[in-house]
This is a predicted structure of a 351-nucleotide RNA (Bacterial RNase P class A) from a Gaiellaceae bacterium. The sequence is in RNAcentral, with records from ENA. The organism belongs to Gaiellaceae, within Bacteria. It is recorded under the gene name rnpB. Rfam family: Bacterial RNase P class A. Rfam classes the family as a ribozyme.
RNA sequence: GUGCAGGCUGGGUGACCGCGAGCGUUCGCGCUCGAGGAAAGUCCGGACACCGAAGGGCAGGACGCUGGGGAAACCCCAGGCGGCGAAAGCCGACGGAAAGUGGCACAGAAAGGAGACCGCCGCCGAGUCUCUCCGGAGCGCUCGGCGGUAAGGGUGAAACGGUGGGGUAAGAGCCCACCAGCGACCGUGGUGACACGGCGGCUCGCCAAGCCCCGUCCGGUGCAAGGCGACGCAGGCCCCACUGACGCGGCCCGCCGAGGGGCCGGGUACGCCGCUCGAGCCGUCGGGAAACCGGCGGCCUAGAUAGAUGGCCACCCAAGACAAAAUCCGGCUUACAGGCCUGCUACGGAA
Numbered sequence: 001g002u003g004c005a006g007g008c009u010g011g012g013u014g015a016c017c018g019c020g021a022g023c024g025u026u027c028g029c030g031c032u033c034g035a036g037g038a039a040a041g042u043c044c045g046g047a048c049a050c051c052g053a054a055g056g057g058c059a060g061g062a063c064g065c066u067g068g069g070g071a072a073a074c075c076c077c078a079g080g081c082g083g084c085g086a087a088a089g090c091c092g093a094c095g096g097a098a099a100g101u102g103g104c105a106c107a108g109a110a111a112g113g114a115g116a117c118c119g120c121c122g123c124c125g126a127g128u129c130u131c132u133c134c135g136g137a138g139c140g141c142u143c144g145g146c147g148g149u150a151a152g153g154g155u156g157a158a159a160c161g162g163u164g165g166g167g168u169a170a171g172a173g174c175c176c177a178c179c180a181g182c183g184a185c186c187g188u189g190g191u192g193a194c195a196c197g198g199c200g201g202c203u204c205g206c207c208a209a210g211c212c213c214c215g216u217c218c219g220g221u222g223c224a225a226g227g228c229g230a231c232g233c234a235g236g237c238c239c240c241a242c243u244g245a246c247g248c249g250g251c252c253c254g255c256c257g258a259g260g261g262g263c264c265g266g267g268u269a270c271g272c273c274g275c276u277c278g279a280g281c282c283g284u285c286g287g288g289a290a291a292c293c294g295g296c297g298g299c300c301u302a303g304a305u306a307g308a309u310g311g312c313c314a315c316c317c318a319a320g321a322c323a324a325a326a327u328c329c330g331g332c333u334u335a336c337a338g339g340c341c342u343g344c345u346a347c348g349g350a351a
Base pairs, nucleotide, nucleotide: 001347003344004343005342006341007340008339009338011316012315013314014313016311017310019034020033021032022031023030024029036322040333041332043331044330045329046328047327048222049221050220051219055253056252057251058250060218061217062216063215064214065079066078067077068076069075080094081092082091083090084089095213096212100211101210102207103206104205117153118152119149120148121147122146123145124144125143126142127141128140129138130137131136161179162178163177164176165175166174180203182200183199185198186197187196188195189194226273227272228271229270235264236263237262238261239260240259247255280299281298282297283296284295285294286293287292
């Protein structure tokens, strides 16, 4: 130098002028704090809030190797199996095809208990050729018919195991050896997925991000949830409803029990709470292979509501990428100039 895996950083310092929040104030102002690793996509999972206390069944949906972690997850760690790579390593919706059902385009004869196009082989018939001891003979040819075959050719993503030998008219797991594959069988190892060995019969196709079967889970709506206060206004028409409306996402059951819905018209569109202390962050010690968990100590780190982080100057070398909170948290995915660190692989060089 190359490749692979993982992690960090994402301009700094100072001056001036501004913006948001909190605290103080002598009301002049002062002090402190003020975006991200993804704040993004809104793709999963939750907390929280309301609907009813969150019920039952059907339908529907999501997920799907094993063990562990985690509040949970289309999450993480470790392992197994399969695929790719020379390796480090990377990728995988990875339960069931001996429950049923369905599909396998084009090509091809045939796409699943299949099939015979060319070829190969046997028998029969006809014609012809050669030989002949004239009776016939031919492991001669051509054509037709009947049958055998799955070696070879050809089609295809896939053709009912592969190689070699025996066998046969030609062939064939028809038989044998080895290999591959299969098994709801046995043993050993492993918590397990599974691996290895044996045994068995003798060849069994693929697809479940087709239906389906099995297992686990799932009520709905989202902070414009929801609560409080203030201000303002004007009603009209129609429909449903104690024979149970609305509520309760699709249907049924079950529950509840008095108002509910639509259209037109009128009014308001202000303030406060929710709101940020939380499955929190940092350090250290312990457990664990890891994800992660526990103990102790320390810290408080945006909270706007038309929405605050900016401008400019100087220096550091030239200063930059992707992009900016909107209830919060855990993940995943995507975007990202430049710089730094660690471990590993193979090759080359040097000592």